Notes: This is a predicted structure of a 352-nucleotide part of an RNA (small-subunit ribosomal RNA, central domain) from an uncultured bacterium.

Context: one part of a larger RNA
């Protein structure tokens, strides 16, 4: 390389939108560029191979055939592929009528709590732990009553297996208000293959970090004490800054996981949810039958085994990533991006 592979073994990109490019439904005509078929001519000799000779043999050689699997040039053929018309509706999209959702953005509003402040009651302890102390408190804490500021998250409803986003993510309220040609169902009235991926390329993209500039209730890396302990740079207490809230800019990584790329069709059944839908029962409602989505259990099949198993890890196509013994090592040097911290691309000498 070829091949084999990617759920746990080495290996699916974080996601998505999309460019070149790869791949493409159904009937029908043309044209022949691939394709397939005959023919002409070229493929020098020499090597190869088969057969025969000559050196005593062989190696070497001489003859003769054969090939030289290629290219040109014609002449045909017309499934497949192209490619150029026509058509078609089942993929795809539009429409029309429903309908569920913590979807996303922006403002308003709300209660409980904690922290704190003023005030009243009281008075001597509160606090913490295994037990303690550090700590708070007679300048009056803790606890309890009323008011008040103030930031940050929103018990119950609540989901174990709900929803809902392309993925990170999303959860009080009541709207409002904008928004994502978002999703599902029915219809089938329009288009007619408009599609599937998708190298680069663009956007999005936890949490910590970072800049500016605002906020800080609580929690809390550092830090600082009291403890344990042999020691204790910890585990436990008592404090407490960065941060954690906003608001523009970056950072672009995660066990970012379903450790399972993306679409598309086909392959036993059970039984749960959550959305719609047709039908039947007189009817809250229940039965059956369907389309999406989530979950479980299992059969064939696959699997090293665990397992997966219509939401496939099975059966097959298309395209993308990616792997190719362990260590050196996601280093090292170069580039590229970043304010920085660093990301990303990513070797080799050694070695075992």
């Nucleotide at each position: 390389c070829u091949g084999g592979g990617u759920g746990u073994a080495a290996a699916g990109g974080g996601u998505g939108c999309g460019u070149a490019g790869g791949c493409g439904g159904g009937c029908u005509g043309g044209c022949a560029a691939g394709u397939c078929a005959g023919g002409c001519g070229u493929g020098a000799a020499a090597u190869c191979c088969c057969g025969a000779g000559g050196c005593u043999u062989a190696a070497c050689u001489u003859c003769g055939g054969g090939g030289c699997u290629g290219c040109g040039c014609u002449u045909g053929a017309a499934a497949c592929u192209g490619u150029c018309g026509g058509u078609c509706u089942u993929g795809a999209g539009u429409g029309a009528g429903g309908u569920a959702g913590a979807g996303g953005c922006a403002a308003g509003c709300g209660g409980a709590a904690u922290u704190c402040c003023u005030a009243g009651u009281g008075u001597a302890g509160c606090g913490g732990u295994g037990a303690a102390a550090u700590g708070c408190g007679u300048a009056g804490a803790u606890a309890u009553u009323a008011g008040g500021a103030g930031g940050a998250a929103c018990a119950c409803c609540a989901c174990u297996c709900g929803g809902c986003u392309a993925a990170g993510g999303c959860g009080g309220c009541u709207u409002u208000g904008c928004u994502g040609g978002g999703g599902c169902c029915u219809u089938a009235a329009c288009u007619g293959a408009c599609g599937c991926u998708g190298a680069g390329g663009c956007a999005c993209g936890a949490a910590a970090g970072c800049g500016u500039g605002g906020g800080g209730a609580g929690c809390a890396a550092a830090c600082a004490g009291g403890a344990u302990u042999a020691g204790a740079u910890a585990c436990c207490c008592u404090g407490g800054u960065a941060g954690u809230c906003c608001a523009c800019g970056c950072c672009g990584u995660a066990a970012a996981c379903g450790a399972u790329g993306a679409a598309u069709a086909c392959u036993a059944g059970g039984u749960g949810u959550c959305g719609g839908g047709a039908a039947g029962c007189a009817a809250a409602g229940c039965u059956u039958c369907u389309c999406g989505g989530u979950g479980c259990c299992g059969c064939a099949g696959c699997a090293a085994a665990c397992g997966c198993a219509a939401u496939a890890a099975g059966u097959a196509u298309u395209c993308c990533a990616c792997c190719u013994g362990g260590g050196g090592a996601g280093u090292a040097c170069g580039u590229u991006c970043g304010c920085a911290a660093g990301a990303a691309u990513g070797a080799a000498a050694c070695u075992c």
The RNAcentral record of the full RNA draws on ENA and Greengenes. Rfam family: Bacterial small subunit ribosomal RNA. Its family is annotated with structural constituent of ribosome and ribosome in the Gene Ontology.